[in-house]
RNA sequence: GCGCUCGUAGUGAAAAGGAUAUCACGGCAGCCUCCGAAGCUGCAAGUACAGGUUCGAUUCCUGUCGGGCGCA
Numbered sequence: 001g002c003g004c005u006c007g008u009a010g011u012g013a014a015a016a017g018g019a020u021a022u023c024a025c026g027g028c029a030g031c032c033u034c035c036g037a038a039g040c041u042g043c044a045a046g047u048a049c050a051g052g053u054u055c056g057a058u059u060c061c062u063g064u065c066g067g068g069c070g071c072a
Base pairs, nucleotide, nucleotide: 001071002070003069004068005067006066007065010025011024012023013022018055027043028042029041030040031039048064049063050062051061052060
């Protein structure tokens, strides 16, 4: 330099054109308890960035940035 692939909450993953973006762990608050753990309830937190296509984009296309793999 070229090709492939990945980038979603603090962490790990789903969602593959259409519901309020879902789950687990973690965090916070409450309930429970003599106190704590466990359990139960609730809350906060997210689509790498920019543009395009579309009535509608996490999803498709282009570019950039970053990680991984391969070729040279």
The prediction has a mean pLDDT of 83. Transfer RNA from Elusimicrobia bacterium RIFCSPLOWO2_12_FULL_59_9, 72 nucleotides, folded computationally. Taxonomically the source falls in Elusimicrobiota (Bacteria, Pseudomonadati). Its Rfam family is "tRNA". Rfam's curators write: Transfer RNA (tRNA) molecules are approximately 80 nucleotides in length. It is annotated as a transfer RNA.